[in-house]
Molecule: transfer RNA
Organism: Bacilli bacterium
RNA sequence: GGAUCUUUCUUCUAGCGGUUAGGAUACUCGACUCAUAACCCUGCGACCCAGGUUCGAAUCCUGGAAGAUCCA
Numbered sequence: 001g002g003a004u005c006u007u008u009c010u011u012c013u014a015g016c017g018g019u020u021a022g023g024a025u026a027c028u029c030g031a032c033u034c035a036u037a038a039c040c041c042u043g044c045g046a047c048c049c050a051g052g053u054u055c056g057a058a059u060c061c062u063g064g065a066a067g068a069u070c071c072a
Base pairs, nucleotide, nucleotide: 001071002070003069004068005067006066007065011024012023013022018055027043030040048064049063050062051061052060
């Protein structure tokens, strides 16, 4: 320098263009317990960035950023 792929709560992830972006984990509150853990209840929290297409974009297109693999 070139090709391909990935980016979603703290972390791991699901999500055929359309109904509140779902689950687990972590954290908060409560219940239980002599107390802790486990279990139960409740709450909090996310689409890498900027444009475009579309009635409607996490999803499609373009550019950028970061990362991974391969080639030279």